[in-house]
Model confidence (mean pLDDT): 83 of 100. c-di-GMP-I-GGC riboswitch aptamer from a Desulfobacterales bacterium, 91 nucleotides, folded computationally. Its Rfam family is "c-di-GMP-I-GGC riboswitch aptamer". Its family is annotated with cyclic-di-GMP binding in the Gene Ontology. The family is grouped with related families in Rfam's "c-di-GMP_I riboswitch clan". The sequence was found by an Rfam model in a public genome assembly.
Parts: sequence; C1' cells; structure tokens
RNA sequence: ACUUAUAAAGGCAAACUGUUCGAAAGAGCAGGACGCAAAGCUACUGGCCUAAACCCUUGAUUGAGAGGAUAUGGCAGCAGGGUUGCAAUCA
Repeated sequence: ACUUAUAAAGGCAAACUGUUCGAAAGAGCAGGACGCAAAGCUACUGGCCUAAACCCUUGAUUGAGAGGAUAUGGCAGCAGGGUUGCAAUCA
C1' cells in the first nucleotide's frame, strides 16, 4: 500500500416522539437506537420522492376550484463515481 472477519479507542444514528421551518417531499434541534468501516463530504451518472410558482386543459366568465405536465425542491441510510479520513490484535 492492498485488504479487513474480529478487537480496541472513539464516531454516526433508522423507526418512533416532541418542537421549529417548508406547499409538499423533506430538513434542523432534542430525546431514542434499527443498524453502519466511511451511515464523513459531494446531486456528477442512473434511480426514487414531491409539485408551490410558471405553463397547458377545464371552469358559474375574468377566475374559486379541478385535472395534466414539469425541478428551479429533495433523498448521500438506493447503487455507482469523485474526494477526505480513524484503527492494525489475527490472516
């Protein structure tokens, strides 16, 4: 360096609950642990979630409402890529 089952030092924290932000998806903080060797960071590729505004259709006719399509919104704990990093008992 590769690799890494287990161990040790330490780390993160799903569901759920409270609260805040948000149209929503979701996110922050606190509690809580299902799990995680990158469950650190990054939306670059694929994928997935959402649809407020704009646009299109409709509409009691000047726009309440309904429908459609769409990320400028998200997910890094979906996979791949990029990038940084802890440990070394056994093999």